[in-house]
Model confidence (mean pLDDT): 83 of 100. Small-subunit ribosomal RNA, 3' major domain from an uncultured bacterium, 476 nucleotides, folded computationally. The full RNA is in RNAcentral, with records from ENA and SILVA.
Context: one part of a larger RNA
RNA sequence: UGACGGGGGCCCGCACAAGCGGUGGAGCAUGUUGCUUAAUUCGAUGCAACGCGAAGAACCUUACCCAGGUUUGACAUGCGGGCGACCGCGGCUGAAAGGCCGCCUCCCCUCGGGGCGCCCGCACAGAUGCUGCAUGGCUGUCGUCAGCUCGUGCCGUGAGGUGUUCGGUUAAGUCCGGCAACGAGCGCAACCCGUGCCGCCAGUUACCAUCAAGUAGUGUUGGGGACUCUGGCGGGACUGCCCGUGUCAAGCGGGAGGAAGGCGCGGAUGAUGUCAAGUCCGUAUGGCUCUUACACCUGGGGGUGCAAACGUGCUACAAUGGCAGGCACAGUGGGCAGCGACGCCGCGAGGCCGAGCAAACCCUUAAAACCUGCCCCAGUUCGGAUUGCAGCCUGCAACUCGGCUGCAUGAAGUCGGAAUCGCUAGUAAAGGGACAUCAGCUACGGUCCCUUGAAUAAGUUCCCGGGCCUUGUACA
Numbered sequence: 001u002g003a004c005g006g007g008g009g010c011c012c013g014c015a016c017a018a019g020c021g022g023u024g025g026a027g028c029a030u031g032u033u034g035c036u037u038a039a040u041u042c043g044a045u046g047c048a049a050c051g052c053g054a055a056g057a058a059c060c061u062u063a064c065c066c067a068g069g070u071u072u073g074a075c076a077u078g079c080g081g082g083c084g085a086c087c088g089c090g091g092c093u094g095a096a097a098g099g100c101c102g103c104c105u106c107c108c109c110u111c112g113g114g115g116c117g118c119c120c121g122c123a124c125a126g127a128u129g130c131u132g133c134a135u136g137g138c139u140g141u142c143g144u145c146a147g148c149u150c151g152u153g154c155c156g157u158g159a160g161g162u163g164u165u166c167g168g169u170u171a172a173g174u175c176c177g178g179c180a181a182c183g184a185g186c187g188c189a190a191c192c193c194g195u196g197c198c199g200c201c202a203g204u205u206a207c208c209a210u211c212a213a214g215u216a217g218u219g220u221u222g223g224g225g226a227c228u229c230u231g232g233c234g235g236g237a238c239u240g241c242c243c244g245u246g247u248c249a250a251g252c253g254g255g256a257g258g259a260a261g262g263c264g265c266g267g268a269u270g271a272u273g274u275c276a277a278g279u280c281c282g283u284a285u286g287g288c289u290c291u292u293a294c295a296c297c298u299g300g301g302g303g304u305g306c307a308a309a310c311g312u313g314c315u316a317c318a319a320u321g322g323c324a325g326g327c328a329c330a331g332u333g334g335g336c337a338g339c340g341a342c343g344c345c346g347c348g349a350g351g352c353c354g355a356g357c358a359a360a361c362c363c364u365u366a367a368a369a370c371c372u373g374c375c376c377c378a379g380u381u382c383g384g385a386u387u388g389c390a391g392c393c394u395g396c397a398a399c400u401c402g403g404c405u406g407c408a409u410g411a412a413g414u415c416g417g418a419a420u421c422g423c424u425a426g427u428a429a430a431g432g433g434a435c436a437u438c439a440g441c442u443a444c445g446g447u448c449c450c451u452u453g454a455a456u457a458a459g460u461u462c463c464c465g466g467g468c469c470u471u472g473u474a475c476a
Base pairs, nucleotide, nucleotide: 001476002475003473004472005471007470008469009468010467011466012465013464015460016459019423020422021421022420023419026315027314028313029312030311031310032309033308034306035305042053043052064301065300066299067298068297069296070295073124077123078122079121080120081119082118083117084116088103089102090101091100092099093098106115107114108113126290127289129288130287131286135284137279138278139277140275142273147186148185149184150183151182152181153162154161155160166177167176168175192267193266194265195264197235198234199233200232201231202230203229207224208223211222212221213220238261241255242254243253244252245251317416321375322374323373324372325371326370334363335362338357339356343352344351345350382413387408388407389406390405391404392403393402429452430451431450432449433448434447435446
């Protein structure tokens, strides 16, 4: 000087408390451990690994295993020699890859050479082989916590201190006051994006108040530029005003006006550093290792195995419900090897046909809600696992191992021990929708969008994490 303390003081944070909903019990999904296996490829491991790398494992992917094959190689560049191919077609063998064989057969040009390709040979290629404790880059984490430093001066023999401590204040090392300090930098804040109010400009594919036309009906048509909306510019909020308080400083409490009030709300943004944190399997890269094999191709299998344990989720255990019928109201976002309406067929998944749409135009009707009826508290008209049969779709191919539909089957489960998680408002909870990956799909995950929409706290004794000052120390 740090770090640490079951030392002290001050102060924060869904940290506790106050509440609401979960997890832990059940079934299933998914990841992990373990076990098993020819292989169950590899990595991630307290918080900060475990629906993580996986924004898509039937083949491919694929790195693993078994089997069959290739050796200048699936890929790059160069050298020497030989050949004429390449493309295309065919035969035998084979599971394919591969092997063997046949047909057709080069281009430019100054006839020396050049180009392209194949074969032979050489130099090399190749490696998801090792080392993240050799590295770059990127990332997690403490933590969006308020800190971390520097120049000059001053103090100290020096390490170092001061500034940055102190009194207030703030979300903040935010600001004010004081002070041997005076300034400055990286952080904070602001500048950026979205959203909430208003104005101006613009008006199609969006809109429809007024006028006209038309329809069974519809902004459907003429038209309109008002409104909604779209999207560009601008205004608006600054403790600006008032009262109180305060050192009459910073600020704090209350009020007015206002769409919005004291950081309006949300996002992006992550200081110096810490964990030899993570990643050599994204890529790059030093070193080491393999070179008829640790490289490469192919078929099949595995990664999906299952006494068990844990994490994360979904569906439930019902009446604030289930079922049947009726009937409303969205916003993101995506679309041409695509999205696919209408109509017809099918109980349905879906099929046939194919309008429209490179999209404010078409796809494009959300679900809970609401209304009516049934159920009458039961392992049930709850719950849907499991299993059987019949089908649909994608794809070369659904046995291992896809998704979906119909009929039948109807398991556990009656609200969950110790323990534990999230959340302070358009939030939690509940409801549906869109997208990336993608032939198809394990999504109940992730990233977003809209709909309905609470309860509780205004406290800091305690638990956890953190900041500042101080104190002790045999630790560094």